[in-house]
RNA sequence: CGGGCGCGACGGACGAUCGCCGGCGACCUCGAUAUCCCUCGGCCGAAAGGUCCGGGGCGAUCGAGCCUCGCGGGAGGAAAGUCCGAGCUCCACAGAGUACGAUGCCGGGUAACGCCCGGUGGCGGAGACGCCAAGGAGAGUGCAACAGAGAAGAGACCGCCCGCGCGCACGUAAGUGCCCGUAGGUAAGGGUGAAACGGCGGGGUAAGAGCCCACCGCGAGCACGGCAACGCGCUCGGCAUGGCAGACCCCAUCGGGAGCAAGGCCGCAUAGGCGGGCAUUCGUGUGGCGCGAGCCUCACGAUAAGGGUGACUCGCCCGAGCCCGUGGGUAGGCUGCUCGAGCCGGCCGGCAACGGUCGGCCUAGAAGAAUGAUCGUCACCCGGGUCGGGGCGACCUGACUCGGGAACAGAACUCGGCUUACGUCGAACCCGAACC
Numbered sequence: 001c002g003g004g005c006g007c008g009a010c011g012g013a014c015g016a017u018c019g020c021c022g023g024c025g026a027c028c029u030c031g032a033u034a035u036c037c038c039u040c041g042g043c044c045g046a047a048a049g050g051u052c053c054g055g056g057g058c059g060a061u062c063g064a065g066c067c068u069c070g071c072g073g074g075a076g077g078a079a080a081g082u083c084c085g086a087g088c089u090c091c092a093c094a095g096a097g098u099a100c101g102a103u104g105c106c107g108g109g110u111a112a113c114g115c116c117c118g119g120u121g122g123c124g125g126a127g128a129c130g131c132c133a134a135g136g137a138g139a140g141u142g143c144a145a146c147a148g149a150g151a152a153g154a155g156a157c158c159g160c161c162c163g164c165g166c167g168c169a170c171g172u173a174a175g176u177g178c179c180c181g182u183a184g185g186u187a188a189g190g191g192u193g194a195a196a197c198g199g200c201g202g203g204g205u206a207a208g209a210g211c212c213c214a215c216c217g218c219g220a221g222c223a224c225g226g227c228a229a230c231g232c233g234c235u236c237g238g239c240a241u242g243g244c245a246g247a248c249c250c251c252a253u254c255g256g257g258a259g260c261a262a263g264g265c266c267g268c269a270u271a272g273g274c275g276g277g278c279a280u281u282c283g284u285g286u287g288g289c290g291c292g293a294g295c296c297u298c299a300c301g302a303u304a305a306g307g308g309u310g311a312c313u314c315g316c317c318c319g320a321g322c323c324c325g326u327g328g329g330u331a332g333g334c335u336g337c338u339c340g341a342g343c344c345g346g347c348c349g350g351c352a353a354c355g356g357u358c359g360g361c362c363u364a365g366a367a368g369a370a371u372g373a374u375c376g377u378c379a380c381c382c383g384g385g386u387c388g389g390g391g392c393g394a395c396c397u398g399a400c401u402c403g404g405g406a407a408c409a410g411a412a413c414u415c416g417g418c419u420u421a422c423g424u425c426g427a428a429c430c431c432g433a434a435c436c
Stems, first nucleotide, its partner, number of pairs: 001432004007426004012378007020074002023071004028065006036059001037057006043050002076408001080419002083417005088259004095314004100255005105119005120134001121132004135250002140248002142244002157190002159186003163182003167178004198216002201213003218237005224231002263335004273326006281302005287296003306318004342361008380405011
């Protein structure tokens, strides 16, 4: 200097002119005032005065409105995706199980998470670094086409060895070699395949085979290190218990649902409509009527049919009146609505994520949806031209001037994450080239 890899910061600045939204305060207007203050009248009282009644007053307080004025505030680091986790609201006062779903090595962080940090094992890369659906195949079921002899206790196609038999050649003979057929042995060599029932070297054998041995691998035990996942060493062993669960599944852990268009209040309006189902039960008490049996009404409790609780079951709740279906009206205003598991800085603890403590700060709350437009100057990036400066060199750097560029993209209840889109800059680390 170039390329790469993982982090961090910013997301232009200043001024002028005009234009927006909301907050606080002032002025002004209106309303209220149980209480307070001033004042007028009445009443009581001899008077002072009175906790009484009525009227007025911006005196005071509260609320509302708005012409105007002042002060300060006004989109992101992803506001996107709507993928996870929560806060909050309602079902609703709301439990257990099954099913279903999610996560899945170890330790830590966090309100929590499927996130983050650190580590272990494995894979990719020359490396910085990146990635992993990383528990269980001995609970069971299933899959591996085709090829191949054979695909989980399977297997002999080509081979290798050997016995017997027929034949040929050599040889005095013993015997040796070759071809064919057949019985047997073998799975080391070759082939098929994504994958072939350990690998490699030696011994051994008729030829071979963990048959035996060394090393590796696998399993078991022990010791050491580590909280652990695991690592490493030694001993023993039989020579060895294939793959796929991102197949169904098993195991462990976690999980109600719906969502601010949740929900609350006010107002308006309609047909509090129509059709259908079940039921009108029991007990206690109050009141009334009755000669009495009993009847009516109200309150409380229990229950029926039925309904609610993400699905189903149990439980629980509503329920003397309860539901099912259908149809119509309103879709207006206010609120929820922004002080937060908040942000910034110092110190301490921790490898880190993060935590503790001290100090400081308040930074949008719109409602078809505000923060914009124009101009000027400066800053940033790229290219050209001119003039320099530094260095032994590779190279670095300044001024002026001309032209061009300036990304992704807009809150809508609020946070913690992940994922995706994107411009400029900074140093660290890795690799390469050049110079000294």
Molecule: Bacterial RNase P class A
Organism: Myxococcales bacterium